[in-house]
RNA sequence: AGAGUCGCCCGGAUCACCGCGUUGUCGCUGGAUUAACUUCUAGCUGGCACCGAGGAAAGUCCGGACUCCAAAGAGCAAAGUGGUGGGUAACACCCACCCGGAGCAAUCCGCGGGAAUAGUGCCACAGAAAAUUACCGCCAAUGAAAAUUGGUAAGGGUGAAAAGGUGCGUGUAAGAGACCACCGCAUCUGCAGUGAUGUAGAUGGCAAGGUAAACCCCACUUGGAGCAAGACCAGAUAGAUAGCGUUAAGUGCUGCUCGUACGAGCUAUCGGGUAGGUUGCUUGAAUCUGUUAGCAAUGACAGAUCUAGAUGGAUGGUGAUCGGUUCGCAAGAACUACAGGAUCCGGCUUAUAGGGCGACUCUUCUU
Numbered sequence: 001a002g003a004g005u006c007g008c009c010c011g012g013a014u015c016a017c018c019g020c021g022u023u024g025u026c027g028c029u030g031g032a033u034u035a036a037c038u039u040c041u042a043g044c045u046g047g048c049a050c051c052g053a054g055g056a057a058a059g060u061c062c063g064g065a066c067u068c069c070a071a072a073g074a075g076c077a078a079a080g081u082g083g084u085g086g087g088u089a090a091c092a093c094c095c096a097c098c099c100g101g102a103g104c105a106a107u108c109c110g111c112g113g114g115a116a117u118a119g120u121g122c123c124a125c126a127g128a129a130a131a132u133u134a135c136c137g138c139c140a141a142u143g144a145a146a147a148u149u150g151g152u153a154a155g156g157g158u159g160a161a162a163a164g165g166u167g168c169g170u171g172u173a174a175g176a177g178a179c180c181a182c183c184g185c186a187u188c189u190g191c192a193g194u195g196a197u198g199u200a201g202a203u204g205g206c207a208a209g210g211u212a213a214a215c216c217c218c219a220c221u222u223g224g225a226g227c228a229a230g231a232c233c234a235g236a237u238a239g240a241u242a243g244c245g246u247u248a249a250g251u252g253c254u255g256c257u258c259g260u261a262c263g264a265g266c267u268a269u270c271g272g273g274u275a276g277g278u279u280g281c282u283u284g285a286a287u288c289u290g291u292u293a294g295c296a297a298u299g300a301c302a303g304a305u306c307u308a309g310a311u312g313g314a315u316g317g318u319g320a321u322c323g324g325u326u327c328g329c330a331a332g333a334a335c336u337a338c339a340g341g342a343u344c345c346g347g348c349u350u351a352u353a354g355g356g357c358g359a360c361u362c363u364u365c366u367u
Stems, first nucleotide, its partner, number of pairs: 001363010012322007020052002023049004027044006054338001058349002061347005066226004073258004078222005083097005098112001099110004113217002119215002121211003135156002137152006164183004169179002185204008230279004239270006250262004286305008323336005
């Protein structure tokens, strides 16, 4: 200098004028109240002050907190997860490690338990054959030759894959785990490790194709609904018909069974009223700083801070000066991303004009 890999941060700023929302305070007006502008409450085109959208607020994909069913369960079904250990309120998330694969490497990827060891499926086409192989080829016998019969699965072809691999080994008519060496596989033992696993040795037969993001088996986990949950206040209305039932029908526990709670009403159809206000509603598994334990995720201790709470749904407009990107010799011109809450929090995924910082790998050159 070039090419790459990983991580983090910002993503517009300042000033002026006008304009929004919550809260607080002052002032003014009204009502109630009081001995009393004393207290409470409602309002205002009123004044002032603090605060006022995101790294993803998006997706609604996971996990919870919280509320109700409900006073508390069991089993089956169903769904989810899938190497080991740790973190966390919890998770399919995060961290570390192991194994497999890609890459020269930094690093990245993984639906990562089980296929003989429970069982059932599937592997199209091509190919002789996809788990009881024999098309070409090789060898042997017969034959004048063509060819026929037998042996073979090392070589070739087809294919994603031909059924353990390599060795110009032994052996054979020719071959073949038939035998041998190494690797692989299975079992056992030692050592290291919390463990997945690694490593060394012994024995064995030279057997077990792929696919489980096919059904399934194994291990572990899981009630349901959701802030339009729920609670309170005000207000209005209209019930009718049919069936079942009166101490056990029915309803609830949102798939079923058991169990259990309530129980004189229940179910179905038709019809009607209300849908207004308050609350839930933001102090929280919170954020930041420092110390400390840990490889890390994260935890502990100490200190500091209070950061939207709307509801026909709030932060915008104008001007000026700068910042950044591109083009341009310059003057200057154009552009300046993705995009906005609605109970809250922890993650994942997706979108993103651009800018900055750090660490690491490889190549080349110079000292």